[in-house]
Description:
Two RNAs folded together computationally: RNase P RNA and transfer RNA, 468 nucleotides in total. Model confidence (mean pLDDT): 76 of 100. It holds a member of the Rfam family "Bacterial RNase P class A". Its family is annotated with ribonuclease P activity, tRNA processing and dimeric ribonuclease P complex in the Gene Ontology. From the family's description: Ribonuclease P (RNase P) is a ubiquitous endoribonuclease, found in archaea, bacteria and eukarya as well as chloroplasts and mitochondria. The family's RNA type in Rfam is ribozyme.
RNA sequence: CAAGCCGGCCGGACGGCCGCGGGCGGCUCGUCCGCUCGAGGAAAGUCCGGGCUCCACAGAGCAGGGCGCUGGGUAAUGCCCAGUCGGGGUGACCCGAAGGAGAGUGCCACAGAAAAGACACAGCCACGGCGCUCCGGCGCCGCGGCAACGGUGAAAUGGUGGGGUGAGAGCCCACCGGCGGCCGGGUGACCGGCCGGCCAGGUAAACCCCGCCCGGAGCAAGGCCGAACAGGGGCGGAGCACCACGGUGCUCCAGGGGCUGCUCGUCCCCGACCCCGGGUGUGGCCGCUCGAGGCGCCGGGCAACCGGCGCUCCAGAUGGAUGGCCGUCCCCCACCGCCGGGGGUUCGAACAGCAGUGGGGACAGAACCCGGCUUACAGGCCGGCUUGCAAG
RNA sequence: GCCCGCUUAGCUCAAAGGACAGAGCGCAUGGCUUCGGACCAUGAGGUUAGGGGUUCGAGUCCUCUAGCGGGCACCA
Numbered sequence: 001c002a003a004g005c006c007g008g009c010c011g012g013a014c015g016g017c018c019g020c021g022g023g024c025g026g027c028u029c030g031u032c033c034g035c036u037c038g039a040g041g042a043a044a045g046u047c048c049g050g051g052c053u054c055c056a057c058a059g060a061g062c063a064g065g066g067c068g069c070u071g072g073g074u075a076a077u078g079c080c081c082a083g084u085c086g087g088g089g090u091g092a093c094c095c096g097a098a099g100g101a102g103a104g105u106g107c108c109a110c111a112g113a114a115a116a117g118a119c120a121c122a123g124c125c126a127c128g129g130c131g132c133u134c135c136g137g138c139g140c141c142g143c144g145g146c147a148a149c150g151g152u153g154a155a156a157u158g159g160u161g162g163g164g165u166g167a168g169a170g171c172c173c174a175c176c177g178g179c180g181g182c183c184g185g186g187u188g189a190c191c192g193g194c195c196g197g198c199c200a201g202g203u204a205a206a207c208c209c210c211g212c213c214c215g216g217a218g219c220a221a222g223g224c225c226g227a228a229c230a231g232g233g234g235c236g237g238a239g240c241a242c243c244a245c246g247g248u249g250c251u252c253c254a255g256g257g258g259c260u261g262c263u264c265g266u267c268c269c270c271g272a273c274c275c276c277g278g279g280u281g282u283g284g285c286c287g288c289u290c291g292a293g294g295c296g297c298c299g300g301g302c303a304a305c306c307g308g309c310g311c312u313c314c315a316g317a318u319g320g321a322u323g324g325c326c327g328u329c330c331c332c333c334a335c336c337g338c339c340g341g342g343g344g345u346u347c348g349a350a351c352a353g354c355a356g357u358g359g360g361g362a363c364a365g366a367a368c369c370c371g372g373c374u375u376a377c378a379g380g381c382c383g384g385c386u387u388g389c390a391a392g
Numbered sequence: 393g394c395c396c397g398c399u400u401a402g403c404u405c406a407a408a409g410g411a412c413a414g415a416g417c418g419c420a421u422g423g424c425u426u427c428g429g430a431c432c433a434u435g436a437g438g439u440u441a442g443g444g445g446u447u448c449g450a451g452u453c454c455u456c457u458a459g460c461g462g463g464c465a466c467c468a
Base pairs, nucleotide, nucleotide: 001388002387003386004385005384006383007382008381009380010379012329013328014327015326016325017324018323020038021037022036023035024034025033026032027030040363044374045373047372048371049370050369051368052218053217054216055215059264060263061262062261064214065213066212067211068210069083070082071081072080073079084098085096086095087094088093099209100208104207105206106203107202108201121150123146124145125144127142128141129140130139131138132137158176159175160174161173162172163171179196180195181194182193183192184191185190222286223285224284225283232276233275234274236253237252238251239250240249241248242247255269256268257267258266278467279466280465293312294311295310296309297308298307299306300305330361331360332359333358334357335356337354338353393464394463395462396461397460398459399458402417403416404415405414410448419435420434421433422432423431441457442456443455444454445453
């Protein structure tokens, strides 16, 4: 210098004028004045996990759902950190829904002989018979042996090499791979060594098995106040009592509801807004923003993170505020130009730079609050590292 | 704000993970007819909404994104 990898950060700046929402203060109490605060790294998707609220401070069983290497972090997680194994890259480094296919079931199209404890299509070999013969053999049939070689497929019952054999085969041997046992290391996933024998196709983002986790709903949760309408109609049975004969009260059995299903249990209503129908400003206040909160320093830890001390308060709207215009500067793109200064090369240009004109400055915007993930994002900055080339 | 569902040809819908995704209507061409319709024959038309993954193989299974649709207020 070129190409690349990883991590972190910014995401226009300043000034003037006008405007909007919250809080505090003031008085002449108003459609007022002053001070102060006012979007993000993703506020987004609503995909996970918690807080908070109500349903019994949350019950039992089944069904159902989620997660899945190991250890740690955390309020918790499907997240993060560190490691193991597998895959990719020359490398920095990146990716992995990564338990079990020796519990069982299912599926494996087409092709192929055969798709699972399978099979012999083309073939190879021995023996017997027949025929031919140029006496080397060849062809056909029968009975057996074989799975090396060929062909099919995504995948064919370990791979390569040697021995062995009539031909062959883990039949035997060496190395590699897988499995089992023992020993050693590690908290563990796992790794290393030795020995054994050859029983082991793929698929679980197919059913399933194993282990762990999950009660449900969600701020339109929930609480208080207030306005309006019609407590108008519909909803079982039995017994007793009262009675104004319309019903009312009590008890029991049924019945309904308790926030996705079923059974039990329990609580409430035992007539409940359960169903139909009706009403209303989609009313006001609380919940509501101080919180697993930010920033800095120190300590522990490889790290995620944790602990201590100090400082600090940083949006709370409810048709929904956080904006608009102007000026100067910054960055990017396009076009034109080379008078003056100025880089560098050339025959000259292109390039770069400067000036002018025009355009642009992304993705997107809180709505109960946090921790993550994922997705979108013009342009730019910083740090660490790798490979290649050249020079010293 | 919260909770659910859907997307296949121009339209309405099929396809139990298996070759080149089908059907009806519509469209085009030819035939029949004097002409048109009906009828007969043939044909075109698909990134299965888009990206990534699992699998030998994905419209189907998983995941992310986009678009569309539905439901949830309070009071007596």